[in-house]
Context: one part of a larger RNA
RNA sequence: GCCGGCGAGUUUACGCACACGGCGUGGCUAAGUCCUUUAUCGGAUGGAGCCGAAGGGAAACCGAGUGUGAAUAGCGCGUUUGUCGCGUGCGUAAGACCCGAAGCCAGGUGAGCUUGUCAUGAGCAGGGUGAAUCCCGCCGAAAGGCGGGAGGAGGCCCGAACCCGUUGGUCGUACAACGCCUUGGGAUGACUUGUGACAAGGAGUGAAAAGCUUAUCGAACCUGGUAAUAGCUGGUUCUCUCCGAAACAGCUUUUGGGCUGGCGUCUGAUGUAUCUCCCGGGGGUAGAGCACUGGAAGGGUCAAACAGGGAGCAAUCUCGUUGACCCUAUCAAACUCCGAAUACCGGGAAGUUUUGUCAGGCAGUUAGACGAUGGGGGCUAAGCUCCAUACGUCGAGAAGGGAAGAGCCUAGAUCUCAAGUUAAGGUCCCUAAAUUCGCACUGAGUGCAUCACAAGGAAGUGAAGGUUCUAAGACAGUGAGGAUGUUGGCUUAGAAGCAGCCACCAUUUAAAGAAAGCGUAACAGCUCACUCAUCGAGAACUUUUGCGCCGAAGAUAAUCGGGGCUAAGUGCGGUACCGAAACUGAGGAUGCGAUUUCGAUUCGUCGAAAUCGCGUGGUAGGAGAGCGUUCCAAACCGCGAUGAAGGAUAAGGGGUGACCCAUUCUGGAGCGUUUGGAAGUGAGAAUGCCGGC
Numbered sequence: 001g002c003c004g005g006c007g008a009g010u011u012u013a014c015g016c017a018c019a020c021g022g023c024g025u026g027g028c029u030a031a032g033u034c035c036u037u038u039a040u041c042g043g044a045u046g047g048a049g050c051c052g053a054a055g056g057g058a059a060a061c062c063g064a065g066u067g068u069g070a071a072u073a074g075c076g077c078g079u080u081u082g083u084c085g086c087g088u089g090c091g092u093a094a095g096a097c098c099c100g101a102a103g104c105c106a107g108g109u110g111a112g113c114u115u116g117u118c119a120u121g122a123g124c125a126g127g128g129u130g131a132a133u134c135c136c137g138c139c140g141a142a143a144g145g146c147g148g149g150a151g152g153a154g155g156c157c158c159g160a161a162c163c164c165g166u167u168g169g170u171c172g173u174a175c176a177a178c179g180c181c182u183u184g185g186g187a188u189g190a191c192u193u194g195u196g197a198c199a200a201g202g203a204g205u206g207a208a209a210a211g212c213u214u215a216u217c218g219a220a221c222c223u224g225g226u227a228a229u230a231g232c233u234g235g236u237u238c239u240c241u242c243c244g245a246a247a248c249a250g251c252u253u254u255u256g257g258g259c260u261g262g263c264g265u266c267u268g269a270u271g272u273a274u275c276u277c278c279c280g281g282g283g284g285u286a287g288a289g290c291a292c293u294g295g296a297a298g299g300g301u302c303a304a305a306c307a308g309g310g311a312g313c314a315a316u317c318u319c320g321u322u323g324a325c326c327c328u329a330u331c332a333a334a335c336u337c338c339g340a341a342u343a344c345c346g347g348g349a350a351g352u353u354u355u356g357u358c359a360g361g362c363a364g365u366u367a368g369a370c371g372a373u374g375g376g377g378g379c380u381a382a383g384c385u386c387c388a389u390a391c392g393u394c395g396a397g398a399a400g401g402g403a404a405g406a407g408c409c410u411a412g413a414u415c416u417c418a419a420g421u422u423a424a425g426g427u428c429c430c431u432a433a434a435u436u437c438g439c440a441c442u443g444a445g446u447g448c449a450u451c452a453c454a455a456g457g458a459a460g461u462g463a464a465g466g467u468u469c470u471a472a473g474a475c476a477g478u479g480a481g482g483a484u485g486u487u488g489g490c491u492u493a494g495a496a497g498c499a500g501c502c503a504c505c506a507u508u509u510a511a512a513g514a515a516a517g518c519g520u521a522a523c524a525g526c527u528c529a530c531u532c533a534u535c536g537a538g539a540a541c542u543u544u545u546g547c548g549c550c551g552a553a554g555a556u557a558a559u560c561g562g563g564g565c566u567a568a569g570u571g572c573g574g575u576a577c578c579g580a581a582a583c584u585g586a587g588g589a590u591g592c593g594a595u596u597u598c599g600a601u602u603c604g605u606c607g608a609a610a611u612c613g614c615g616u617g618g619u620a621g622g623a624g625a626g627c628g629u630u631c632c633a634a635a636c637c638g639c640g641a642u643g644a645a646g647g648a649u650a651a652g653g654g655g656u657g658a659c660c661c662a663u664u665c666u667g668g669a670g671c672g673u674u675u676g677g678a679a680g681u682g683a684g685a686a687u688g689c690c691g692g693c
Base pairs, nucleotide, nucleotide: 001693002692003691004690005689006688011094012093013092014091015090016089017088018087020085021084022083023082026051027050028049032045033044034043035042055062056061065077066076067075068074097235098234100232104225105224106223107222108221109220115199116198117197118196119195120194121193122192123191124189126158127157128156129154133150134149135148136147137146138145139144162186163185164184168181169180170179201217203213204212205211238626239625240624241623242622243621248261249260250259251258252257262365263364264362265361266360267359268358269357270356273355275351276349277348278347279346280345281344287338288336289335293332294331295330297328298327299326300325301324302323303322304321308319309318310317311316368394369393370392371391372389373388374387375386376385377384399410400409401408414588415587416586417585419584420583421582425578426577427576428563429562430561434575436574437573438572439571440570441569447565448564456550457549460547461546462545463544464543465542466541467540468539469538477534478533479532480531481530483507484506485505488502489501490500513528516527517526518525589616590615591614592613593612594611595610596609597608598607599606600605627682629679630678631677632676633675634674635673636672638671639670646666647665648664652661653660654659
C1' cells in the first nucleotide's frame, strides 16, 4: 500500500411539542401482594399519590372574580377541559456521537544504570627530573658560603595498561537508540576499579549542567480516581422526493466560543393585510449658488494718518500698511437664497398557485469573497482596509464565452432524443461558421479584446479650417549686380561694414545696411539683406483632429492562445451563418393548484384516474416517502441432499433509486415470504483497530 473483518447520536429519568391510540358519567395507578412461568414476560389486586375541574392577592381573605384604591372609577391578572399509554423530534442530568492530550491527586515499586557516601579488596610497563635530609672536602672569627657524594620528594615531566572523549573522517533504514578509525587529555592521584551496603519522587544525590535517580526527569515508573477535561483537530456508514439559508445586529474575561434577534424549514391560524401601478406627503443628499458663515484672485472708491521708504526749504505729493464698501471671476464634509432622481410614509384600484402577518416544533449561520455604484483611511497605491445599496455573482451554480480561470459576459441543468432557433462570443488553418459586401485609415507586423506604457521630440501621413503672397509672375533654383562720399567719428600699435563706444546720414541707382554671418595682425577675400533677368503655378505660416514614429533595457527562440496575417489590422455601416444543459419540438417521471369522473366515508373528508396550468440546480439545514441487515411473534399444511445459507453472475427481467427476481457455477444444511414488533441496523476516509498478502 491493497484486500477482508471490526469501527461513531445509545440507554434511563424528568420536561416541552407533534402524530397515533384508550377513556372522557374526568383520566392514570406506584411500591407491595397474589396467580402463572425454569427464569423473564404476562394477568389480577393495590386509589397511597399525581394531573385536571378557579382564579386573584405577599398574606389574612374573597371568589367568576380578585388585587390596588377612599372609590360602585381606572388599570393589572383571570372568567375552564382533559388524562394515560406508545412513537418521533428536541432540552436537562448522567462518559451522552466516536477517537485524541499535556496534566492533577492517591497508594505502591525501583540506586543490578547513574550521583554521593561507607566498609573491605585490587590495579598503575618503562624512562626522565633530582626537594628535604645525611656524609666528605674547601673558605670564613662567626653567621654562613662553595664543591663533591649518598638520598629519592612531587595533585612534577615523557609515555603503555587503565580512565576520559579534543579534532577530523566514517556511519547515519548503522555493527551500534551515540559505534568505528584518526588525532588528543590524565596516567602516585581531588586516580581507576571489584564486591557488599546506605540515601527516592516535591524526595534523594549533585566540584551545580536543573545534571543524575534502569534507553524515562524543570518532578521517575506502575496501578487506581478514569470513559479526567478538551469553547480544539480528525472521523461519523443506504436511497429518492419537496423547500432551502447565513457569514449581519446587540450582549459577552468576548472576538476561530456562546446567548438573543435577523435570515431557513415544518405545522396550525388569518385570508390579500405582501408585490406592481396611480394619488397625496415630509425632506435638504447629487447638482447648483454666494443671500449667511468662512476661504481665496484681479480692479476701483473711501477712510485712518498709523510701521516704513522716496521727492521737496516747506505746504504737500507719491509708494506702502490696515480696514470698509463696490465691480469682475470663484471655492466649501462640519456654508445654503435654492434644489432633484431614487428611497421612505399614508391612501386607492386590479391581478396572481405571488406573498405578508401571528403562534408553536426543529435548525443552521454569526472567518465571507470579488464585481458595480456612493464614500472614509491609504499615495483618488494594492488581488489593501473600513462602511453603505431589498445591488450582482460565487459561496451553495453545472452549461457556453473569456487561450487557460470561484466572484467578469451569456444563461439558472426534472429525464431521454444522431430534431430545430438563438444569447454572449465568433466565422483563413488549428476550430463549428464570410478568405462576405460598401466607404475610409494605417505601412509601423503598428496591430490582431482588456490588462499593456508617460513627459518630451519629429517637413510620417489622412481630414477639416484660418491668414498672407501669387500670370501686374509668387516660392524654390539658375545668371547678374550688391556701388559712391568713406578707411563715418572716437578709441587704438592697428580698428578700413564686421574688438569696443557714438551716430546711423547723404549720393548714384533696377537695387545695395555707415552692414546679418564667415574671414584678416589690419587690409584683402566669400556670402546675406535688397534688385534685375530667366523660369511658369501654386507657395509660406498657423489651428483642430484621425492613424502611425522615437522615447521603449531582463532573464525559454517565448510569443497576438499558436500557425500566421498588409488584412486574417483599425474606424463606420450592411447582409448571411456558426454557436449553450437557454428557447422551441417529440416522448416520459414527479411536486403543487384547479376542474371532472369513479370508489370509500365516522359526512369533516380520504383515495384513484383523466384534463389543464405552474414548477422540479443546490452546501449548512428543515420536512416527507422508501430499500436493506439481525432477532422475536403469527400466518403461509411455504422452500430444502432432485441441494438451504454463504461466494460468483457483463452479456436476462423489474424498480427513479437504495435494491429485488431469474439463470448458471461453487457450496454442503439449513432458509425464506407476508403482516406486525425490537435493534449491538448499512463503511472509503478517523497519520483508525485486528488479520492476511
Record summary
Predicted 3D model of a 693-nucleotide part of an RNA (large-subunit ribosomal RNA, domain II) from a Candidatus Kaiserbacteria bacterium. It was read from a public genome assembly. Rfam family: Bacterial large subunit ribosomal RNA. The organism belongs to Candidatus Kaiseribacteriota, within Bacteria. Model confidence (mean pLDDT): 83 of 100.